[in-house]
Context: one part of a larger RNA
RNA sequence: GAUGAACGCUGGCGGCGUGCCUAAUACAUGCAAGUCGAACGGAGAUAAACUAGUGUUUACAUUGGUUUGUCUUAGUGGCGGACGGGUGAGUAACGCGUGAGCAAUCUGCCUUUGGGUGGGGAAUAACAUAGGGAAACCUGUGCUAAUACCGCAUGACGUGCGGGGGUGGCAUCACUCCUGUACCAAAGAUUUAUCGCCUGAAGAUGAGCUCGCGUCCGAUUAGAUAGUUGGUGAGGUAACGGCUCACCAAGUCGACGAUCGGUAGCCGGACUGAGAGGUUGACCGGCCACAUUGGGACUGAGAUACGGCCCAGACUCCUACGGGAGGCAGCAGUAGGGAAUAUUGGGCAAUGGGCGAAAGCCUGACCCAGCAACGCCGCGUGAAGGAAGAAGGCCCUCGGGUUGUAAACUUCUUUUAUCAGGGAAGAAAUUGACGGUACCUGAUGAAUAAGCCACGGCUAACUACGUGCCAGCAGCCGCGGUAAUACGUAGGUGGCAAGCGUUAUCC
Numbered sequence: 001g002a003u004g005a006a007c008g009c010u011g012g013c014g015g016c017g018u019g020c021c022u023a024a025u026a027c028a029u030g031c032a033a034g035u036c037g038a039a040c041g042g043a044g045a046u047a048a049a050c051u052a053g054u055g056u057u058u059a060c061a062u063u064g065g066u067u068u069g070u071c072u073u074a075g076u077g078g079c080g081g082a083c084g085g086g087u088g089a090g091u092a093a094c095g096c097g098u099g100a101g102c103a104a105u106c107u108g109c110c111u112u113u114g115g116g117u118g119g120g121g122a123a124u125a126a127c128a129u130a131g132g133g134a135a136a137c138c139u140g141u142g143c144u145a146a147u148a149c150c151g152c153a154u155g156a157c158g159u160g161c162g163g164g165g166g167u168g169g170c171a172u173c174a175c176u177c178c179u180g181u182a183c184c185a186a187a188g189a190u191u192u193a194u195c196g197c198c199u200g201a202a203g204a205u206g207a208g209c210u211c212g213c214g215u216c217c218g219a220u221u222a223g224a225u226a227g228u229u230g231g232u233g234a235g236g237u238a239a240c241g242g243c244u245c246a247c248c249a250a251g252u253c254g255a256c257g258a259u260c261g262g263u264a265g266c267c268g269g270a271c272u273g274a275g276a277g278g279u280u281g282a283c284c285g286g287c288c289a290c291a292u293u294g295g296g297a298c299u300g301a302g303a304u305a306c307g308g309c310c311c312a313g314a315c316u317c318c319u320a321c322g323g324g325a326g327g328c329a330g331c332a333g334u335a336g337g338g339a340a341u342a343u344u345g346g347g348c349a350a351u352g353g354g355c356g357a358a359a360g361c362c363u364g365a366c367c368c369a370g371c372a373a374c375g376c377c378g379c380g381u382g383a384a385g386g387a388a389g390a391a392g393g394c395c396c397u398c399g400g401g402u403u404g405u406a407a408a409c410u411u412c413u414u415u416u417a418u419c420a421g422g423g424a425a426g427a428a429a430u431u432g433a434c435g436g437u438a439c440c441u442g443a444u445g446a447a448u449a450a451g452c453c454a455c456g457g458c459u460a461a462c463u464a465c466g467u468g469c470c471a472g473c474a475g476c477c478g479c480g481g482u483a484a485u486a487c488g489u490a491g492g493u494g495g496c497a498a499g500c501g502u503u504a505u506c507c
Stems, first nucleotide, its partner, number of pairs: 001506003005503005012379006018372002020337001025335003029332003034079003039076002042073014086290003095215008105207002110203008118152001120150002127142006158183011188195003216262003223253003228250008265287004269280004292313005315326004343369001345368003351365001352363004382412004392403004417444006426434001451496005456477003462491005472479002
């Protein structure tokens, strides 16, 4: 000098930040991922028109049916739940950083561009009905729709297998042109202007893989390794590869530290230092890993998926004992642990995200407010005059000295405070949680606002009393046994100041 700090004493205001470092312990409750009726058939509510009947006096009331419109939506279907948010357990590793490479790769939505969108079929949920169960939920039968599902047709600049020409390279080859053959597609909606759907090409974005170099401690860890190292072939993958398998060979790594053990997420950065370096990785940003513990795959462009599924374990809860339900390392909040860390708040107004043609809906991301001197910065607690140097306190050689222009007193100001009035920007439009906030104006009145530590030397600052090797102090040296500037108190003084000290850690 620094800190995500804590503790003691003290504490006026504002702005901007920061706030479980410990138990990756267990969690009550609420919320944190939905959306689309312009994909689809229903169901419910409601309005109008038409129509049949009943009551009844023309007309009105009422019941039913059909059509059309509006609203709501459980279900099928689509897109999104792989983003955003959290944590740092594991990991010494191509995990991260940096620089290359893929002639070994994929990429929904988006952008540009070429071509296409023909004609059929069979189901199923919802619903109805019957039944089982305490519940969670499940089963049978019957009906129905689609942008859900399945054939057929069409088909190339696509894919597979061939043939030929050209260009290039880094072995296998790559690119491009011509050509033969085989194979593969689609879906419609409405407000009629669009939005979609299928198949190519290119781009963008995102992802996967490979390699060089760098990346803590221990030798009181010296040998390690059998899919191990390589080859051939096959399988598998989007793709290379012992990734997996069969066979063959016997290799591969290691004092330039293998293997083993310990510790640890890595970085941009942060702190410190003249620098070299040392320490560190809170907040913010990038990457990685994890989601009660362990294992597994499914769906999908993308996951081996925090708020999806299956199995096993531990734990908790419900139960009619047959069986079921759950996962805060999301935001709040609770218990526990701890020296120690906040509200079960407001809003989608802004920014951003998902869905939707849009209106819009959702969004504990985010924007705000609340709590905490936890940090940094700013402001205030008054200003000028004022000597009878008042009183009081303390000291005293009893003369006086000091507190001290300090106070009183006089004049003034009003930041802050309180009250009153006005009142934003943030929004381009209808739309502002913050918020009647910031800010401005006026009124009142010095009014509402100072402490903490030290005073032997290091180290700025001294006397008196009490105590008497006691009580105590202390970072080091050391003080205290009767005149203690070192203990305790008082007066005075020094330092910093809404803080001041102590402790811990780093340089």
This is a predicted structure of a 507-nucleotide part of an RNA (small-subunit ribosomal RNA, 5' domain) from an uncultured bacterium. RNAcentral holds the full RNA, with entries from ENA. Its mean pLDDT, the model's own confidence on a scale to 100, is 84.